[in-house]
Context: one part of a larger RNA
Order: sequence, then C1' cells, then structure tokens
RNA sequence: UGACGGGGGCCCGCACAAGCAGUGGAGUAUGUGGUUUAAUUCGAAGCAACGCGAAGAACCUUACCAGGGCUUGACAUCUGCCGAAUCCCAAGAGAUUGGGAGUGCCUUCGGGAACGGCAAGACAGGUGGUGCAUGGUUGUCGUCAGCUCGUGUCGUGAGAUGUUGGGUUAAGUCCCGCAACGAGCGCAACCCCUAUUGUUAGUUGCCAUCAUUAAGUUGGGCACUCUAACGAGACUGCCGGUGACAAAUCGGAGGAAGGUGGGGACGACGUCAAAUCAUCAUGCCCCUUAUGUCCUGGGCUACACACGUACUACAAUGGCCGUUAACAACGGGAAGCGAAGCCGCGAGGCGGAGCAAAUCCUUAAAAACGGUCUCAGUUCGGAUUGCAGGCUGAAACCCGCCUGCAUGAAGUUGGAAUUGCUAGUAAUCGCAGAUCAGCAUGCUGCGGUGAAUACGUUCCCGGGCCUUGUACU
Repeated sequence: UGACGGGGGCCCGCACAAGCAGUGGAGUAUGUGGUUUAAUUCGAAGCAACGCGAAGAACCUUACCAGGGCUUGACAUCUGCCGAAUCCCAAGAGAUUGGGAGUGCCUUCGGGAACGGCAAGACAGGUGGUGCAUGGUUGUCGUCAGCUCGUGUCGUGAGAUGUUGGGUUAAGUCCCGCAACGAGCGCAACCCCUAUUGUUAGUUGCCAUCAUUAAGUUGGGCACUCUAACGAGACUGCCGGUGACAAAUCGGAGGAAGGUGGGGACGACGUCAAAUCAUCAUGCCCCUUAUGUCCUGGGCUACACACGUACUACAAUGGCCGUUAACAACGGGAAGCGAAGCCGCGAGGCGGAGCAAAUCCUUAAAAACGGUCUCAGUUCGGAUUGCAGGCUGAAACCCGCCUGCAUGAAGUUGGAAUUGCUAGUAAUCGCAGAUCAGCAUGCUGCGGUGAAUACGUUCCCGGGCCUUGUACU
C1' cells in the first nucleotide's frame, strides 16, 4: 500500500421488513447427476452449470456404437493420360460394382473451358489433445461509482497528497473549504422506443358534413383517426419555505408530462489461470490403408433412483353449454399465406378468389349476458391405456404431432427450507415470430384485464466511502 476482522461510523440495493403470487408435496414436460449400455457423442459445475451451447436428434443433423467399404482420399491447388456431361438397366442394406444408351459448347482446327475417370507424388483431412500456450467472443462483481495520470509539494524510501474534510446527489453529481493545480477513462448528456402537440403529405389508411350501399361499398372530402418525416416541449425555467448569500432540498403553480417522465441500447481500471481449441482463427503435440472418409442400421429418446427449471391441477372468484361473428398489438407470407363455398363429429379434405401485401390471408382469449352443476375425488382433475382415424415426410417399430370414442391414476393447497415482484409492475389471459418438411408446456416479442404493500434500516445477504487492529501481502 492492500487484503481481512463474529472492530467502529456513514450510506445504498425487492437485502430485510410490509404485502401479493409461487417453488418444495401430485401428474406430466424438459435439463442434469447417477446407473445401465455395443454406444447411451461432447462441452457447461456455487452465486455466474442444470427448458444452458441446441432458434427445434425419425434418416440427415451426428461428432457416438456395430457391421460393410475407400486410401492423393468426401473437400483445395498443381502435373500427365483418357473420356463431354448426363441418363437407363441389373446385383447389393447401401456405399459400390457390372453392362448399355448418349455424343453438346468455344475454336486460328493445333486445341481449349466446364464436368467425369485413371496414375504418381507434393499434399489434403482430423468435432483428436492442451481455454493452464493464445486471438476473438462471453459471463460475473455491476450500470456498482469508482480507476488513474501530468506537474507541483511532503517523505531517506515504499508511498502520500490530489481522490481526504463540511454539505448534497442516483452518481468522484455539484457547491464550499483545503499544498495542491489541472487532465483522462467511467457518471450524466448526445442515440432509439414511448407519453403531448404543430407543420408537411393523404393511398392501400380515415369518414364529421352531402348523396349512395348489404357493407367507407361507391361518388366526394383529408376535419378526425392513423401513417412517417421535420419541428416544438421539461430547463429546478417560475413562486414560496429551509440552507453557508452555495450546491441542493421540500411544497406549490402552470403543464400531456416535473425534477434522470417511463423503457432500451450503452458495462471504467480490473477480478475469477472464470467459460469457449466443438462457431471461427491459431502455436505446440498427436493420427496418416486411420484419431481421415463413404454407407446401412442402431444410439444421443435407456431407467431402481436423486436434483434443477417449467406446464397442468387439486375447483364454485370455478367447470360445462349457449348467445353477442364483443374488443387488440407486435409480426409473418411465393417450392409461400391461402379466403368464400362444399364434405367430415373432429383433426382434416376438396376447392381455389385474392395477395411480393396499411389493399389479400393469418378466428384473440380471459371479459359480458343467460342456463346448468351444489361441495362430492364430483359435470373437479386430466395422467395412463385400448380402438378407429388425420397430417408431414422415401420412411413415424425403436422415436413425430394432431383428432374422435372409450378408459379415468395421482392430486382436497403441499415439512424443513426457498424464489420473484414497488405500477400499467406482480398476478392472470391469449396472440405472433425465429428454428422448422413435420414436431414448443421452451425461447424471443406483443398486446388484453389489472392489484396489495413499503412503519422503518435493529437484524440476514451483497456493495460503496472514512477510520481502527493485525503474527497476512
């Protein structure tokens, strides 16, 4: 100087407290450990691994296993020779092997280009090892308020000062003081979305007035809604109190919005030899008729068990049936989205209008109204299983999703313990998208309905500043 303390002081955070809803009990989904296995590929490991890499394992993916093959190789460049490419038939699980058809393009007629085959070697190849050799990227402390430098001054020196102190702030934010004076990286602001409004512009959007219609359908209009570009607006600017006449803070006015308005992007010096050699790149080591590569089938989906994360419930603030085509937003659409109409109880099928989309397609559900059930393992709950079907795809046995009928487990609110959340939040309700042939209780977004509580900082956890002790550095 740091680090540490079951030392002290000050301060902050859904850290506690006050509340609401959960998890831990049940069933299922999913990940992990363990076990099993020919293989159950590999990585991730307290917080910060465990619905994580994986935005989607039937084949492929695929890295694993068994078996069948290849050895200049599945892929790249170079050399020589031959042949267009390509298609068909047969054998085989296929890779592959054998046979047949076929003769194009450019040309200075020598040949050349793409593509295929053979040969030789230079080489290819490796999801093999090392993240403790590395780059790049990422997590975390933490959006915490810190981390430093130049010159000066002090100290023999390591270092100190500045950065401490008095106030204040979300903030090393600002003010005042001071042997310091300045500066940099951070904070804040500049960027995006959202809340109000003006101008410009009205089609595919909108409809107040006029006409018209089943319908903003059409004429008409661009007021309004909306769209999307440029502006305005909020700055403690104004008033009062407190304060050191400061910074600031409390209250108020006006205002759509008030003191960072709400949300996002943005992550200082560094810490954890943190994670990743399996995104990629890369040093070194290792394999080279195999640790490379092709194929078929299997496995990653196993199952006594243990843990994490979710979904569905245990019901009456509910279940079921009907009615009102009740009311959204973000998005997506051409090998695509697919309407009306018809068939089917339904999944779905037939059909094919319209749409490269403010034009066409893509049903919101909770909610409201009426009826029924009357507290029960039930008209709760839906696991499991049987049968019959549908869809995608060469192919659903291992191992997909969906529908109908039947079946109707556990479960009556969950021990110790433990999580999230302070407002359009929690809770609850559905919708869309990426991945994707098919497959979503996951993920990323979107809107609908919409609470309770915060006395306070003694205590638990994490963090910041000052100070003190130390046999640690």
A computed fold for a 473-nucleotide part of an RNA from an uncultured bacterium, annotated as small-subunit ribosomal RNA, 3' major domain. Rfam family: Bacterial small subunit ribosomal RNA. The RNAcentral record of the full RNA draws on ENA and SILVA.